[in-house]
Context: one part of a larger RNA
RNA sequence: UGACGGGGACCCGCACAAGCGGUGGAGGAUGUGGUUUAAUUCGAAGCUACGCGAAAAACCUUACCAGCUCUUGACAUCCCAUCGUAGGCCCCGUAAUGGGGGCCGUCAGCUCGGCUGGAUCGGAGACAGGUGCUGCAUGGCUGUCGUCAGCUCGUGUCGUGAGAUGUUGGGUUAAGUCCCGCAACGAGCGCAACCCCUGUCCUUAGUUACCAACAGGUUUGGCUGGGUACUCUAAGGAUACUGCCGGUGAUAAACCGGAGGAAGGUGGGGAUGACGUCAAGUCCUCAUGGCCCUUAUGGGCUGGGCUACACACGUCCUACAAUGAUGGUGACAGAGGGUCGCAAUACCGCGAGGUAAAGCCAAUCUCAAAAAGCCAUCUCAGUUCGGAUUGCACUCUGCAACUCGAGUGCAUGAAGUUGGAAUCGCUAGUAAUCGCAGAUCAGCAUGCUGCGGUGAAUACGUUCCCGGGUCUUGUACA
Repeated sequence: UGACGGGGACCCGCACAAGCGGUGGAGGAUGUGGUUUAAUUCGAAGCUACGCGAAAAACCUUACCAGCUCUUGACAUCCCAUCGUAGGCCCCGUAAUGGGGGCCGUCAGCUCGGCUGGAUCGGAGACAGGUGCUGCAUGGCUGUCGUCAGCUCGUGUCGUGAGAUGUUGGGUUAAGUCCCGCAACGAGCGCAACCCCUGUCCUUAGUUACCAACAGGUUUGGCUGGGUACUCUAAGGAUACUGCCGGUGAUAAACCGGAGGAAGGUGGGGAUGACGUCAAGUCCUCAUGGCCCUUAUGGGCUGGGCUACACACGUCCUACAAUGAUGGUGACAGAGGGUCGCAAUACCGCGAGGUAAAGCCAAUCUCAAAAAGCCAUCUCAGUUCGGAUUGCACUCUGCAACUCGAGUGCAUGAAGUUGGAAUCGCUAGUAAUCGCAGAUCAGCAUGCUGCGGUGAAUACGUUCCCGGGUCUUGUACA
C1' cells in the first nucleotide's frame, strides 16, 4: 500500500422488512446430469452452465455410428496434354454415391502463320483438406462485479524509502454531483449532458390517412363530389431551467412546501458499461502460432443416432376450478409480415382443410378472429373441473412423417382438491392477468424477441440476512 475480520462509524440496492404472485407436490414440454448405446457429436459448470451456443436435428443440417465408396481429391494456384468446348437428355446397374454406355450440342478474338484467350475431361506433383489438440500460446467478440462511483496522471509539497498528499474533512447529491474548507494547483478516463423512443403544443405538408361544415345518391360503407378543420402520418421547431414564491441551511451547495404547467426537480423508457477482476467463456462463427493426420483424423453416399430411459436437478406450460367451465353474443388494440408470398369472396367438408379466384411489391389489398369483456346454463362433485394416455378415421408439408413432424374429428378420461424443508420475481401503467405479431422456417414454438388490452397491494423503517461504496481500526496474511 492492499486484502481480510462472527472490529467500529456513515450510506446505498426488491438486500431485508411491508405486500402481491410464483417455484418446490401433479401431468406434460424443454435443457442438463447419470445410465444405456454401434453412436446416443461437441461445447457451456456456483452467483456469471442447465427453453444456454441451437432465430427451428425426419433427409439435409451433422460435426457422431455402421456399411459401401474416392485418393491432386468437394474447393484454390501453378505445369503438361486435349478442344467434336461447356452443358443438356436417356439407358444399364446399385441401398445410394461411385461405375458402364448412348444421343443432342460443337467456344471467342486476330496481324489467318496458326497464335492467343477461355472453360472442361484426363495426367504429374508442388499442394489442397481437417468442426483434429492446445481459449493455460493468441487476435477478435462476450459474460461478470456493475450503470457500482469509482480509477488515475502532470507539476508542486511531505517522507531516507516503500509511498502520501490531491481523492481526506464539514455539508449535499442518483453520482469523486455540487458548495465550503484545506500544501496543494490543475487535468484525464468514468458520472451527467449531447443521441433515439415516448408524454404537451405550434408550423409545414394532405395520399393510400381523416370527415367538422356543404351537397349527392341509397350498395347506408367516407360510398361519391368536395374539404384539410379534427385524428393521424413525418419533417422542422417550442417547452422544464430548481426558472418563480415561501421556509430551512453557513450568506453556499442543496433540501422541504407551493404556484403556474401536458409534464417538476434525472418527467418515463432505451442506447451508452471507466481502470480493472475471474489464466472466466469461445481454436465448433471467424482469424491465427505451435503440434498432429495425409489411400485418412480428408472427401462422397445410404441407413441409423443426436428424439434412448430404473432415476436426479434447472427453466417453463397446463391444471387442481364458481374471480370458474361450457354455450351464445359482429364491443374495443397496438406493433409487425406478405410475390417461390399474403390471400378477400363464393362453393364443398362436422373439422383440420380442399376447389375456383378478385385485390395487393401494400397508410390502398391481405394475414385478421384480438382475448380477457357482456348474457344464459351448471351448483361444489374427482364434477359440464382437469386434460395426460390410448384406439380408430382423416388433413397438411415434404422424394420421404416407421424409428422421429404438426394439426383435425369421434371415442378414451390418468395424476391432480393449492403443494414439506426451502426458495424466486416484482415499487406503477409495475406485478398479476389477457390475447396479437415477428425472426428461424417446406413443415414443426409451452421457447425467444417485440406489441398492445385490463390493471392492483405495500414500503413503519434499516435491528437483522446478502451484495456494494467511503472513512477508520486490528492483523503472526500478500
Predicted 3D model of a 478-nucleotide part of an RNA (small-subunit ribosomal RNA, 3' major domain) from a metagenome. RNAcentral holds the full RNA, with entries from SILVA.